Context: one part of a larger RNA
RNA sequence: UGACGGGGGCCCGCACAAGCGGUGGAGCAUGUGGUUUAAUUCGAAGCAACGCGAAGAACCUUACCCAGACUUGACAUCUUAGUGAAAGCUUCUGGAAACAGUUGCCCCUCUUCGGAGCACUAUGACAGGUGCUGCAUGGCUGUCGUCAGCUCGUGUCGUGAGAUGUUGGGUUAAGUCCCGCAACGAGCGCAACCCCUGGUCUAUGUUGCCAGCGAGUAAUGUCGGGGACUCAUAGACGACUGCCGGUGAUAAACCGGAGGAAGGUGGGGACGACGUCAAGUCAUCAUGGCCCUUACGUCUGGGGCUACACACGUGCUACAAUGGCCGGUACAAAGGGCUGCAAUAUCGUGAGAUGGAGCGAAUCCCAAAAAGCCGGUCUAAGUUCGGAUUGUAGUCUGCAACUCGACUACAUGAAGGUGGAAUCGCUAGUAAUCGUGGAUCAGCUACGCCACGGUGAAUACGUUCCCGGGCCUUGUACA
Numbered sequence: 001u002g003a004c005g006g007g008g009g010c011c012c013g014c015a016c017a018a019g020c021g022g023u024g025g026a027g028c029a030u031g032u033g034g035u036u037u038a039a040u041u042c043g044a045a046g047c048a049a050c051g052c053g054a055a056g057a058a059c060c061u062u063a064c065c066c067a068g069a070c071u072u073g074a075c076a077u078c079u080u081a082g083u084g085a086a087a088g089c090u091u092c093u094g095g096a097a098a099c100a101g102u103u104g105c106c107c108c109u110c111u112u113c114g115g116a117g118c119a120c121u122a123u124g125a126c127a128g129g130u131g132c133u134g135c136a137u138g139g140c141u142g143u144c145g146u147c148a149g150c151u152c153g154u155g156u157c158g159u160g161a162g163a164u165g166u167u168g169g170g171u172u173a174a175g176u177c178c179c180g181c182a183a184c185g186a187g188c189g190c191a192a193c194c195c196c197u198g199g200u201c202u203a204u205g206u207u208g209c210c211a212g213c214g215a216g217u218a219a220u221g222u223c224g225g226g227g228a229c230u231c232a233u234a235g236a237c238g239a240c241u242g243c244c245g246g247u248g249a250u251a252a253a254c255c256g257g258a259g260g261a262a263g264g265u266g267g268g269g270a271c272g273a274c275g276u277c278a279a280g281u282c283a284u285c286a287u288g289g290c291c292c293u294u295a296c297g298u299c300u301g302g303g304g305c306u307a308c309a310c311a312c313g314u315g316c317u318a319c320a321a322u323g324g325c326c327g328g329u330a331c332a333a334a335g336g337g338c339u340g341c342a343a344u345a346u347c348g349u350g351a352g353a354u355g356g357a358g359c360g361a362a363u364c365c366c367a368a369a370a371a372g373c374c375g376g377u378c379u380a381a382g383u384u385c386g387g388a389u390u391g392u393a394g395u396c397u398g399c400a401a402c403u404c405g406a407c408u409a410c411a412u413g414a415a416g417g418u419g420g421a422a423u424c425g426c427u428a429g430u431a432a433u434c435g436u437g438g439a440u441c442a443g444c445u446a447c448g449c450c451a452c453g454g455u456g457a458a459u460a461c462g463u464u465c466c467c468g469g470g471c472c473u474u475g476u477a478c479a
Stems, first nucleotide, its partner, number of pairs: 001479002003476003007473007015463002019426005026317008034308002042053002064303007073126001077125002080122005088105002092101003108117003128292002131290003137286002139281003142277001144275001149188006155164003168179003194269004199237007209226002213224003240263001243257005319419001323378007335366003340359002345354003385416001390411007432455007
């Protein structure tokens, strides 16, 4: 100087408390461990591994296993020699395919005639490796933590390590600001500058809008028209403790108020200091070293990654009446669409099929929002709750749904009576609850992930305690 303390002081954070909803019990989904297996590819391991890499494992993917094949190779550049064909398309045979053999078509282009290009065969350099080492590395990332810290120059003090500054008194979300001070300044952080959202104004109105005027319809901005409004796009203004009162040290600031769409960082996002964990990744990529080279490379068929006495994590659906079912009826936002989204119509109980208007989309389509509201029914029951499981019949995608897809109909109707010890999230348009869209994608295991809106709470006395963190101080046989 640090680190640590079941030392002290001060202060924060859904850290506790106060509340609301869960997890832990059930069934299923998914990941992991274990076990099994020819293989169940590999990585991730307290927080910070475990719906994680994987924003899509039937084949492919695929790295694993079995079997069959290839050896300058599936891919790149070049050397030497040779051929003008080879390749390609095609016929047949073997085969699971890869591949091997074979039939027919085709019989290279340019040229200064030396050659050059192209392709193949042979040769040699080499290719190739998701093989090892993340404890050799780059890059990227997690984490403490959006915590308020981490440092430097000069000066001063100290023999020195170092100290001071950065401590102190206030204050703040903040090393934020003020005051003081052997310090004076500065840098990286904080904040602001960026994006979204909340108000107003101006401009412009198509595909958007429709108040007033006119036309028309069974009905609809449908038409003429209009720019008022909504909205869209672009610019401007607006919030700064600016104003008032109080407290304070006359400061910084804090409390209350006015005005205002918004008030004290308005709400949200992006943004992550010096560093820590030899944290993670050699399987995104790159890369040193090591290793394989008729195989640890490459191709193909099939299988596996989907196994199942069990254990754990994360979720979904429930256990019902604030509910289930049936009928009627209302209101979003944000997205996606040409190998695409697909309306009206017809067929089917349905998944869907037929067909194809319109739309490269503020125009058309996906598209029905759902919870809600109105009416009816069920009457406390393992039920008209719950839907697992299983049987049968189908639909769709795709060479192909046996291993191993999703969906539909009929039948079946399991556990489950609100869950032990323990444990998680959340402070407001939040939790809870309700649907909607998208990426990946032929299809899908999505109940995941990312986004969007609808309805919309309760509670916070307080900081003694648990956890994590910041500053000062103290002790130390630790560095």
The part of an RNA shown here (small-subunit ribosomal RNA, 3' major domain) has 479 nucleotides and comes from a Longimicrobiales bacterium. It matches the Rfam family "Bacterial small subunit ribosomal RNA". Taxonomically the source falls in Longimicrobiales (Bacteria, Pseudomonadati, Gemmatimonadota, Longimicrobiia). The prediction has a mean pLDDT of 84.